This is a predicted structure of a 1529-nucleotide RNA (small-subunit ribosomal RNA) from a metagenome.

RNA sequence: AGAGUUUGAUCCUGGCUCAAAACUAACGCUGGCGGCGCGUCUUAAACAUGCAAGUGGAACGGUAAGGCUCCUUUCGGGGAGUACACGAGUCGCGAACGGGUGAGUAACACGUGGGUAAUUUACCCUGAAGUUGGGGAUAGCCCCGGGAAACCGGGAUUAAUACCGGAUGUGUCUAGUUGGGGGUAGCCUCGAUUAGGUAAAGGUGGGGAUCGCAAGACCUACCGCUUCAGGAUGAGCCCGCGUCUGAUUAGCUAGUUGGCGGGGUAAAGGCCCACCAAGGCGACGAUCAGUAGCCGGCCUGAGAGGGUGAACGGCCACAUUGGGACUGAGACACGGCCCAGACUCCUACGGGAGGCAGCAGUUAAGAAUAUUGGACAAUGGGGGCAACCCUGAUCCAGCGACGCCGCGUGAGCGAUGAAGGCCUUCGGGUUGUAAAGCUCGAUAAGCGGGAAAGAAUAAGCGCGGUCCAACAGGCCGCGUGAUGACGGUACCCGCCUAAAGCACCGGCUAAUUACGUGCCAGCAGCCGCGGUAAUACGUAUGGUGCGAGCGUUGUUCGGAAUUAUUGGGCGUAAAGGGCGUGUAGGCGGGGGACUAAGUGGGGAGUGAAAACUUCGGGCUCAACUCGGAGCUUGCUUCCCAAACUGGUUCUCUGGAGUACGGAAGGGGCAUGGGGAAUUAGCAGUGUAGCGGUGAAAUGUGUAGAUAUUGCUAGGAACACCGGUGGCGAAGGCGCCAUGCUGGGCCGUAACUGACGCUGAGGCGCGGAAGCGUGGGGAGCAAACAGGAUUAGAUACCCUGGUAGUCCACGCUGUAAACUUUGUGUACUAGGUGUUGCGGGAAUCAACCCCCGCAGUGCCGCAGCUAACGCAUUAAGUACACCGCCUGGGGAGUAUGCGCGCAAGCGUGAAACUCAAAGGAAUUGACGGGGGCCCGCACAAGCGGUGGAGCAUGUGGUUUAAUUCGAUGAUACGCGAAAAACCUUACCUGGGCUUGACAUGGACCUGAUCGGUGUAGAGAUACACCUUCCUUCGGGCAGGUUCACAGGUGCUGCAUGGCUGUCGUCAGCUCGUGUCGUGAGAUGUUGGGUUAAGUCCCGCAACGAGCGCAACCCCUAUCCUUAGUUGCUACCAGGUAAUGCUGGGCACUCGAGGGAGACUGCCGGUGAUAAGCCGGAGGAAGGUGGGGAUGACGUCAAGUCCUCAUGGCCUUUAUGUCCAGGGCUACACACGUGCUACAAUGGCCGGUACAGAGGGAGACCAAGUCGCGAGACGGAGCAAAUCCUCUAAAACCGGUCUCAGUUCGGAUUGAAGUCUGCAACUCGACUUCAUGAAGCUGGAAUCGCUAGUAAUCGCGGAUCAGCACGCCGCGGUGAAUACGUUCCCGGGCCUUGUACACACCGCCCGUCACACCACUUGAGUCGGUAGCACCCAAAGCGGCCGCGCCAACCGUAAGGAGGCAAGUUGCUAAGGUGAGACUGGUGAAAGGGGUGAAGUCGUAACAAGGUAGCCGUAUCGGAAGGUGCGGCUG
Repeated sequence: AGAGUUUGAUCCUGGCUCAAAACUAACGCUGGCGGCGCGUCUUAAACAUGCAAGUGGAACGGUAAGGCUCCUUUCGGGGAGUACACGAGUCGCGAACGGGUGAGUAACACGUGGGUAAUUUACCCUGAAGUUGGGGAUAGCCCCGGGAAACCGGGAUUAAUACCGGAUGUGUCUAGUUGGGGGUAGCCUCGAUUAGGUAAAGGUGGGGAUCGCAAGACCUACCGCUUCAGGAUGAGCCCGCGUCUGAUUAGCUAGUUGGCGGGGUAAAGGCCCACCAAGGCGACGAUCAGUAGCCGGCCUGAGAGGGUGAACGGCCACAUUGGGACUGAGACACGGCCCAGACUCCUACGGGAGGCAGCAGUUAAGAAUAUUGGACAAUGGGGGCAACCCUGAUCCAGCGACGCCGCGUGAGCGAUGAAGGCCUUCGGGUUGUAAAGCUCGAUAAGCGGGAAAGAAUAAGCGCGGUCCAACAGGCCGCGUGAUGACGGUACCCGCCUAAAGCACCGGCUAAUUACGUGCCAGCAGCCGCGGUAAUACGUAUGGUGCGAGCGUUGUUCGGAAUUAUUGGGCGUAAAGGGCGUGUAGGCGGGGGACUAAGUGGGGAGUGAAAACUUCGGGCUCAACUCGGAGCUUGCUUCCCAAACUGGUUCUCUGGAGUACGGAAGGGGCAUGGGGAAUUAGCAGUGUAGCGGUGAAAUGUGUAGAUAUUGCUAGGAACACCGGUGGCGAAGGCGCCAUGCUGGGCCGUAACUGACGCUGAGGCGCGGAAGCGUGGGGAGCAAACAGGAUUAGAUACCCUGGUAGUCCACGCUGUAAACUUUGUGUACUAGGUGUUGCGGGAAUCAACCCCCGCAGUGCCGCAGCUAACGCAUUAAGUACACCGCCUGGGGAGUAUGCGCGCAAGCGUGAAACUCAAAGGAAUUGACGGGGGCCCGCACAAGCGGUGGAGCAUGUGGUUUAAUUCGAUGAUACGCGAAAAACCUUACCUGGGCUUGACAUGGACCUGAUCGGUGUAGAGAUACACCUUCCUUCGGGCAGGUUCACAGGUGCUGCAUGGCUGUCGUCAGCUCGUGUCGUGAGAUGUUGGGUUAAGUCCCGCAACGAGCGCAACCCCUAUCCUUAGUUGCUACCAGGUAAUGCUGGGCACUCGAGGGAGACUGCCGGUGAUAAGCCGGAGGAAGGUGGGGAUGACGUCAAGUCCUCAUGGCCUUUAUGUCCAGGGCUACACACGUGCUACAAUGGCCGGUACAGAGGGAGACCAAGUCGCGAGACGGAGCAAAUCCUCUAAAACCGGUCUCAGUUCGGAUUGAAGUCUGCAACUCGACUUCAUGAAGCUGGAAUCGCUAGUAAUCGCGGAUCAGCACGCCGCGGUGAAUACGUUCCCGGGCCUUGUACACACCGCCCGUCACACCACUUGAGUCGGUAGCACCCAAAGCGGCCGCGCCAACCGUAAGGAGGCAAGUUGCUAAGGUGAGACUGGUGAAAGGGGUGAAGUCGUAACAAGGUAGCCGUAUCGGAAGGUGCGGCUG
C1' cells in the first nucleotide's frame, strides 16, 4: 500500500467481499514448562452454610467463663484474692471508610474551568485562653411477673470522660454607637465601645518540699476535655462550556416565571408557604419517546475521526421493591431503625425472623466465566498510651492455553541417496541428511543436595541530646533487638529420562499430484466449484503458513475519499426545489478614527495518578515493573499588538435604488368588434350515388343525399405575416380596437448614500387532465356502439358518439413543470448570424460599414469532463447562500400526520431479497432502418421433382436380431468403389481360455507340416501313416507356466489426422507510426474502377503477410524434334477386300520442346489516372473455356466403426472359433433415382460416325451349337500391335394412327443360363406366357446462362456373381436474361439497440403452485408513563395535650419544661376512571419477494412492426389501449 466481482472487451459511477489489527470471548481439534495478568458480558434472578466491623479495663459499675495463688471440701465441689485477663452491660470512637454492582439516570449526573462576599468539616496540625463548683438519675447485678419464641413489663440498688443546672468569659454570637480599608447587586473586612447570651471531664505515670492517719491534696509529664482563631483534608451549593438518537414527538409550563414578606437549611434559592403580577421555555429543537452510568482511558486509524467505557484509577447512583425519618461532624445509612408490597423460613396460630449487586459457595439461566483455600508476614484501615485485637481490604496459593511474554521437544557428522509411502513418460522422481548409525549436550519436569531477598524506625533495653524540678515521662539520634502466609519457593549443583499440532494449497493468497465420486455426496468469505480425466468435494502423498497452539464463529475499527472538516458529489451514472416573493439566519463595496469580542504573541494557574512516547534502572531476556522527561492538542486569567473579521462613529460613490428623456414587445386583466372555415336549418338547381379504406363494410341517399347557389343560426379557433424572431419569474402568451396595469432595455449623470446578495419556514403563482355550482355546446373526442382486421383484437383502421374541450366563480397543485444544467457577482482567445436602443461616418432617404450596451443562436481556443460534450448564455476559474444525493429491488409503497369535496398530493420507512443495478463510449451481431453492389437469388426461359410402377436410402413399426454411424441448409443411391456363406460388428445355439494374433522369461518335449479314417451341423476330438537341421552354443516347432495378448466395448463434449459448410465469398491480419485514459481507431474509410482489399487518385499514415490474380494441368491455333505398335500423299508389290507388304514421315496422330494474348495497337470516354466502350488484326480478346488450388475463422459440425491416441470398462468374456439366422422384415411416411404415360413416338429392316478406358487365376478372336441367356472352342495379346469393340441417338425405307393402344412394362406362372462349397430365406440374366398402375401429375419445389441445358449411347472402379447408383467418355445440341422492385444468400459504408449463447436474442404483466417476511384486521392478552378522584401506613410538621414526669425556680402548693395519647396537613403502596404510547397473539384480507424446465398473450428494446416516455382521466383477463397536454431520452 491494495485486491476480487457488473462487460465480448473498455473507461467511469457504485455497492458487495477479502487481506491487517484487536477482544473480559465462546466452539472444534490438539496440548510440555514457566513468568506476568485476566476470569457470570446472560437474570439488579433466588439463595443453604461459614466468614466479611469492631475496639478501648489508661472513661465506668463490676467479675459470667478460663488461667494463676491461697483457704476449704462430703473430693462432685465451694470460697477468697490477683491481672500484661474479661462475657454481658453503661460510656467513647468507629461503624458514612474499605469491599460490590451499574438497575436507575440524557441530569450540573459526568468532564473541564470558575464562584461560594451563601457554607460546613469528627479525628490531625499551629496559635491563644481555660479545664471551677455542684446536682439528679439509669443500665448492669438482684427480686417478681408475662411469652412457644423473638422479647417484654414491674420493683429495689449503683458508677462514669453518661446526663443536668450554677460560676468565670481569653474569645465568640446577637443588638446598638463609632473610625479605617476594600468591593459592589445585596455587602466584606480590620479596630474601638455599650448591653445581653454562651464552656468544660477527667484518666494514667512520677514526685523533693508543704498539708493530710491514709487515700490523697498539691506539683509535674503524658493522654484527654472546653472556647476561639488559623491551616490541612473532606463535603455541600451555584455558574460558563462540552455531553446519543428520533420532528412519522411542535408546541410545553400553574409553584409554573418573577416580586414582597415569612418559614426552613451548615448554606443561596419556589426549597416550602401566604399575597401580588402574568410571566417562563421552544426550530440555536422546548416537550415527549427510545437508548445509556460519566470520565482518565482502551481498540482502531497516517491523522482527523470511528467504536467502546472489562480489568486499574476519579466521580455518580444503587443495596429485595417503594416510602420515611432517627442518630451523628458526616447517612436519609449494603452486613442500622420504622412502615407498606412481593417472596422465603420458624410457630404452641397468638405472633415472629430474613435480605451475598462483600469473600468463597449453591440453584436456575446460558455458547460461557474459578476454591465453601492460607495469612495478617508485608501494604493500608478501625480502636487503643501501648502491648495488641479486628480486617474475604490486602498479600499469597488453587483452577482455566482466557490473553501477553519467554523456553523446550535436541546439536554436529551421516548416501547404498536404505526400507516403506506416493507419483511415473517405467528411465526414474520425491519424501530426504530426513531415518538408521556415530559423537556430543542437559534448558524444563522428576529425584537428591545446597539456598536467598521480600524484614524494619516494633515493643523493650543501653547511650547521648532536648522539654521538665526530675534519674518519671514525651520527642530526636546511635546501638541492641523479636517477627515469613507464600515456602524449603526463586536461584545454584548432581543424577535420570519424556514432550507437535492445527489450518490451508482454483483466483484474491504462500503452497499439487494421484485415487474415489459423477449437478450425487458435498464445498463456499467474494467470484464460484461438482453433470466420468475435479490442482475447488472426500482420502492419501507432497507442499505452504503458523506453532503449544491452530482454525471457526461473534464484535469493533481499518481498508471505505462508501457521510468526504481534513476529503465527495448533483447535464446524461443517485442527486437542482415547477417558479417567484420574502422572514429568521448566513455572507457582504471604498476611506478615516476609536475599540479589542474573534485573531496573533508572551506570562501565570490548572489539565490527578496510572496509561502513551522517550531516556535510563530492576527481574538471566521479554512480558512485567521502577525513576526522569515529554505529552495532556483543553479551559481560566493577566499583559502586549491592531493587519484581518466583528462593534461604534464620521465620510465616499463605483454596488443598489430614484428622477428625467427615449424606443421595442403574442407581458397581464377587462370590454367591444371582425372575417375565413366547419356544422346545422330554410329555400333553389340537380340525379344516383355519396362516404370511407390496404381492400372493405357499418353509415348516408329516390321521403332526393353528395355536388352547387342564396339566406339564417350558433359555437370555437384566429390562415398568410411567422422567423433557433419577441415578451414573461416559471407555467405560458399570436385577428382588430379601447380602457386599466406589471416588468425589462437604451441614454443623461440631477438625487439617496451600501439602502446589497442569498434565503430554512411562510405567502403567492402554477400546462393538461380532474372536481363543485351555473351556463354554453359548432368542430373534435376518453367511455360506449357498430363495421373491419385477426387464431383472438376489450387495439391500431373506419362510421357514429357522451363526458370533456368553451365561459363565470371556487377547488386541485401535479408533468420528460427539461437547458433533465438553482440564484447572484467577478474574471478568462476569438469568429459569425439575429432582435432592441444609442453613438460614429455616410446619405435626398432607406440600407451597407465601424463602435458600445442589453438579449437570443451557431462554430470554436485554453480549461474542464468517465466519455459524450460544455466552452463570456460554461459543465472553465473563484466567492456567497439555498435545495438535493449516498447500491438495485421492496417503494414513492405501508403506517402516522397535514392538506383536499373527491381523485389524490406532501412528508415518507422497515422486514425481506440480489451481487449487482447503472452512465458513456468500443467491437460485433441484428433490424418488418438507410445507401451502394454481387450471386441461376429473383425475373426471362428450357427440362424436371411432387401424382404412377419399380429401384435405392431414411424414419417408423416389427423382430431373438432386424449391428453401428450420418439427422435443416451442410443426414437420407450417405460411410457401403458390391450384405447368399465370408464380409459381419447383430441374434440363437455349440465350443476354447496365455487364447485366432505379437514379444519376452522359466521348465518339459521332438516335432510342425502333410495324408487317411471314425463321430459331429461344424468348430473340434480321437486313431493311424509319414516326418527335422546343427558349427552341439543353438535354431525351429509344440506343451505347461508367468508377464501379457485381445475388444467394430464407452467417451468425436479428452484428442491427432482427415472431411463437410459458409465460400472460390473477398475478405482476414500484422509491424512501425499517429490518435484515444482505455476497449479500440487509423491503415482497410473516401472519389472512381474491377470478377476481386483488382487497380488509380486522395488521405496520418507508411509498409508487409495470408487470401485474389499469376505460376501448374487439360483444352482451342501454329511451329519444331523424333517417326513405332501410329499414318499413307507419292513410288512399288499384293489381295475378293483392307497400310496387307516394301519404301516414305509430307499429312493425321500420340509424345517432348516452343510460339501465341499483353488492353500490346487505333478511336471515344474518364481527373491527363485506373479503367470502360467500340474497332483492327488474330485460331483465340479483355480471367479464351475447364480443372487443381479453399485466407483468418464459424458450426464443442462429422468421424474413437479407416487409422492413430489419453482416460474408463471387460479378461473361462464385451475376447476368440463354428453352424444357422439377421442386416433383404412391412400397415405406413419422406428423400434420391430409373422407366413411363407415347406419333419430335413404338416396332421391323437397312446404312453410317466416337472418345476415353480395361485386360494374365484377365480380356478373349475366328469357327461350331443354342430362339436366347449362354456353351464348346482355343488363335492372339502384359497391349497406339491382340481382345473388349456391332457405339446409340442420327439417316434411309416400311408399319402402327390416338387406343390404356403394336404406348407402358410392374406383377405372376412355367422353363432355363451363368457364377459360386452353396442362389430356400436372399443373386443376375434368358425364353415363353401374363400385361398392373400410369393419358404430363395439388400445394409446393429443384437444376441449368453454351458446346451449357436437354437427349443418346460407351467405358471404368468395386467384383466369383450381382449397377436404374457412383466416377468418367464422347455423339446430337437449344431457349432466355427487360432488369434488380421483390424472395434467398453474401460483401462494403452508415444508423438505432435494453442483443453479446449475439433476433431461434432480450423481455413485460395477469393466472396457477410452493416458501418467506410484511401491512390491515372483529378482537383479545400484557407492559410503560402521565392525569383525575377515593382510601391512607410509617414518619415529619402543626394544633391540642384530659393523662404522665428525676434534675431548674419555689419552704410548699404549684410553675417552667418535657412525654404519651388525640386531632390535622403532606404522602408510599392500594383502589376506581377516561384516554395516550408500546408489545404479543388473531379468523380473514392485501399487495410484495423468491423459486431448472407450468398457462395466456407480446407491452418494451430495431421505425420492436401503432415511435417511446411523463402527468392525468377512463376502459380492459393481462401485459396494456384510448383521450387531453407536454418531452426527445
Its Rfam family is "Bacterial small subunit ribosomal RNA".